The part of an RNA shown here (large-subunit ribosomal RNA, domain VI) has 251 nucleotides and comes from a Pseudomonadati bacterium.
Context: one part of a larger RNA
């Protein structure tokens, strides 16, 4: 821009991608077969491997605006105490996110037509032939099932509801996100919990002693003050204010 009025939602699916893998052991059955040695078809039923998508309870790593230890050195007048800088100074941990090496699911199955290759009926050719006419059976292959994308499917499809300038409906603007490079896309703007602040919780650090738990014991291990980022939930305390702009017809 287009789909012959504007819009909001929900759909169909022409097409089109993706998947489509495979072991190993039990059972069946030491059955059927075989003199024996050996040893099944069909089926059921565990458990792996390599791919693949998703998460993050657990393991385990990151966690540079969290905690706590410590050096050296400057600094706030000294002291105590905090702090710059020294790779985050170095070590010891470590929430949220991200994440594999952790976790969970995937690869299924009706059907249909069918190769090759087995057949039924059956002639030409009084016999025989799976084929000439006519029907069966038969693959990880096909065509479906199954995941996703899809009405620019110019063949532009379909349901519902909404609107007539006193205007549906959109944008802009703001507050942030499971959403993003910038757009976009999603949630929210006071009729408000969207963000930040509080408050409450979880969860991180975390002197000794004393105390509980387990242990003869050495120890271990729980709890607590204090600080504290991302999470959970509450609460208008502070920002989402007020405003603008685009917006549809013939009959």
């Nucleotide at each position: 821009c287009g789909u012959a009025g504007g819009a909001a939602a929900a759909c169909u699916g022409c097409g089109g991608a993706g998947g489509u893998c495979u072991g190993u052991c039990c059972u069946u059955a030491g059955u059927a077969c075989g003199a024996g040695a050996g040893g099944a078809c069909c089926g059921g039923g565990a458990u792996g491997g390599a791919c693949c998508a998703g998460c993050c309870u657990c393991u385990g790593g990151u966690u540079u605006a969290c905690c706590g230890g410590u050096u050296g050195u400057g600094g706030c007048g000294c002291c105590a105490g905090c702090u710059g800088c020294a790779c985050c100074g170095c070590c010891g941990g470590g929430u949220a996110u991200c994440c594999a090496u952790g976790c969970u699911g995937g690869g299924u199955c009706a059907g249909g037509a069918u190769a090759a290759g087995c057949g039924c009926u059956g002639a030409a050719a009084g016999c025989a032939u799976c084929u000439a006419a006519g029907c069966g059976c038969g693959a990880a292959g096909c065509c479906g099932u199954c995941u996703c994308c899809a009405a620019g499917a110019u063949g532009a499809g379909u349901u519902u509801u909404c609107c007539a300038u006193u205007g549906a409906g959109g944008g802009a603007c703001g507050u942030g996100g499971g959403a993003g490079a910038c757009u976009a896309c999603c949630a929210c703007g006071u009729u408000g919990a969207u963000a930040g602040g509080c408050c409450g919780c979880a969860g991180g650090u975390c002197u000794a002693a004393a105390g509980g738990c387990a242990g003869c014991a050495a120890u271990g291990u729980c709890a607590a003050a204090g600080c504290c980022g991302a999470g959970c939930g509450g609460u208008a305390c502070u920002a989402a204010u007020a405003u603008c702009c685009c917006g549809a017809a013939u009959a």
Annotation: The coordinates come from a structure-prediction model, not an experiment, and the mean pLDDT is 83.